Model confidence (mean pLDDT): 82 of 100.
The part of an RNA shown here (small-subunit ribosomal RNA, 3' major domain) has 479 nucleotides and comes from a metagenome.
It matches the Rfam family "Bacterial small subunit ribosomal RNA".
The full RNA is in RNAcentral, with records from SILVA.

Context: one part of a larger RNA
RNA sequence: UGGCGGGGGAGUACUACAAGGGGUGGAUGCUGCGGUUUAAUUGGAUACAACGCCGGACAACUCACCAGGGAAGACAGCACUAUGAUGGUCAGCUUGAAGAGCUUACUUGAGGCGCUGAGAAGUGGUGCAUGGCCACCGCCAGCUCGUGCUGUGAAGUGUCCUGUUAAGUCAGGCAACGAGCGAGACCCACGCCUCCAGUUGCAACUCAUCUUCUUCGGAAGGUGGGGCACUCUGGAGGGACCGCCGUGGAUAACACGGAGGAAGGGGUGGGCGACGGUAGGUCAGUAUGCCCUGAAUUUCCUGGGCUACACGCGGCAUACAAUGCGACGCACAAUAGGAUGCGACUCUGAAAGGAGAAGCCAAACCCAUAAAACGUCGCUUAGUUUGGAUUGAGGGUUGGGACUCACCCUCAUGAAAAUGGAAUCCCUAGUAAUCGCGUGUCAUUAUCGCGCGGUGAAUACGUCCCUUCUCCUUGCACA
Numbered sequence: 001u002g003g004c005g006g007g008g009g010a011g012u013a014c015u016a017c018a019a020g021g022g023g024u025g026g027a028u029g030c031u032g033c034g035g036u037u038u039a040a041u042u043g044g045a046u047a048c049a050a051c052g053c054c055g056g057a058c059a060a061c062u063c064a065c066c067a068g069g070g071a072a073g074a075c076a077g078c079a080c081u082a083u084g085a086u087g088g089u090c091a092g093c094u095u096g097a098a099g100a101g102c103u104u105a106c107u108u109g110a111g112g113c114g115c116u117g118a119g120a121a122g123u124g125g126u127g128c129a130u131g132g133c134c135a136c137c138g139c140c141a142g143c144u145c146g147u148g149c150u151g152u153g154a155a156g157u158g159u160c161c162u163g164u165u166a167a168g169u170c171a172g173g174c175a176a177c178g179a180g181c182g183a184g185a186c187c188c189a190c191g192c193c194u195c196c197a198g199u200u201g202c203a204a205c206u207c208a209u210c211u212u213c214u215u216c217g218g219a220a221g222g223u224g225g226g227g228c229a230c231u232c233u234g235g236a237g238g239g240a241c242c243g244c245c246g247u248g249g250a251u252a253a254c255a256c257g258g259a260g261g262a263a264g265g266g267g268u269g270g271g272c273g274a275c276g277g278u279a280g281g282u283c284a285g286u287a288u289g290c291c292c293u294g295a296a297u298u299u300c301c302u303g304g305g306c307u308a309c310a311c312g313c314g315g316c317a318u319a320c321a322a323u324g325c326g327a328c329g330c331a332c333a334a335u336a337g338g339a340u341g342c343g344a345c346u347c348u349g350a351a352a353g354g355a356g357a358a359g360c361c362a363a364a365c366c367c368a369u370a371a372a373a374c375g376u377c378g379c380u381u382a383g384u385u386u387g388g389a390u391u392g393a394g395g396g397u398u399g400g401g402a403c404u405c406a407c408c409c410u411c412a413u414g415a416a417a418a419u420g421g422a423a424u425c426c427c428u429a430g431u432a433a434u435c436g437c438g439u440g441u442c443a444u445u446a447u448c449g450c451g452c453g454g455u456g457a458a459u460a461c462g463u464c465c466c467u468u469c470u471c472c473u474u475g476c477a478c479a
Stems, first nucleotide, its partner, number of pairs: 001479002003476003007473005013467001016463002020427005027318008035309002043054002065304007075117004080111001087107003091103004121293002124291003130287001132282003135278003142181006148157003160173004186271005192238007201228002205226009241264001244258005320420001324379006337366002341360002345356004386417001391412007433455008
């Protein structure tokens, strides 16, 4: 100087507690992992920080695995070769299929893997040889330098103390004075206002006209011409600074309360991630050193496998019901996407779907009925009008192909499940919970990922008791 302590002190955080809300752990299903099995069930990731992860939803491809069958060696040397290199082929046999091989022939006409090296290729090995990228410490507030000073020196000081802050943030003190990286500032989105713009968006006002009603005053609705007020879209600005007032504080930094304000003390949410550490993860995204394979560990094809199933674990979906379920009626979104795409509409079918087909390269057309909510009725505590697993039958779609192994519809069937032990996870506001919608993947397939909006709580506003991290200090048989 660091590290460690079941030493001390001060602080931090819903991957800590407390106060609360909702779960997981029990059931069934989906999905990932382990194990076992298998010809193969390819490989990686394993506390937090592996396990709906590798954008990894695998029918072929993907594909790396298994079974079977083929293809292929630039260049050089040696052997061979007009006494025929090499290529091609009818038929038959072998075969999943093949002049791929074999049988028997025909044809071509100059090079050639037979050997040795050497290559191409390798999702072969090594992430403990690496780059790059990523994760976690870290929703942290630290990490250093120049000069000066102190010490023989390693080094210290600064970076400490007091107050304060989300912050080594700031103020005051101090042998320190300054500075850099980080924090902040910055960038993006949202929230308020102003200006500019006005089609494909909007529709207040006005004119014309049509339809319906009429108490003859007018009202409602439609179309067209003006219009850009409003909404909206998307560009430029403004706006918030403890600026103002009060209290506390040291007349400071700042904290608390208030006014005004759309917004108040970091406005809210993101992007951005210091010096380093974990020999963390990735050679299977790409790149790359070394090693290995090199007619196979290359490459192509057919089929299988990654989808197995006594079992264990993680994550999620659906439930166990009445704050519910069913039937009918009836409202209100936003983000996105669309060309061998989105597909209105019509016909057809009980439905999935099918036949035709307008429009739209999209503020124009389409996807596209949002759902929960609300209203009325039924159900009345039951394994039920809860729950939907499983299985049977029929039908449809994609695709070359749906047996292993896809999705959808209809009818029938109607399992477990009665709120879940020890334990454990998430969350502080438009959040949790709940409800749908879009998109990525995608020929087809979403209970996944990423987004979007609707409804919309409870409880802290504290503490350091548990866990974690930071700083100061102390002890040390540690380096």